[in-house]
Molecule: TPP riboswitch aptamer (THI element)
Organism: Roseovarius tolerans
RNA sequence: UCUCAUCCGUUGGGGUGCCCCUUGGGGCUGAGAGGCGAUGCGCCAACCCACCGAACCUGAUCCGGCUCGCACCGGCGUAGGGAACGGAGACCGCGCACCC
Repeated sequence: UCUCAUCCGUUGGGGUGCCCCUUGGGGCUGAGAGGCGAUGCGCCAACCCACCGAACCUGAUCCGGCUCGCACCGGCGUAGGGAACGGAGACCGCGCACCC
C1' cells in the first nucleotide's frame, strides 16, 4: 500500500415451529419460537442474513430414513427466487493475570 479473513456503522431482508396438560403453564429443537396493540394484521425487541448471497421463500400437504410429533440425516439442489453501501483492517472483539 492492497483487501482475502475479520470487525464496526447505517440501511435493508427474514423466520417464529412441534409435543403435553391446560387457557395458563411445562417440555423439545434452534442463533432466534419474545412483547404490545389488535385478531386481517401492524409496531417494537432480540436473533440470523445481505450478491463469494442454503438467512429465508417457492417447488412442498414433496421423496427416503428416523421421531409420539416437530426437529434431525439424506435427496430434490450445478433447481427457481432472495436484501448493500460506507468505514476500519490484522485492527476490532473475547478470556485470563497484575496494578489503580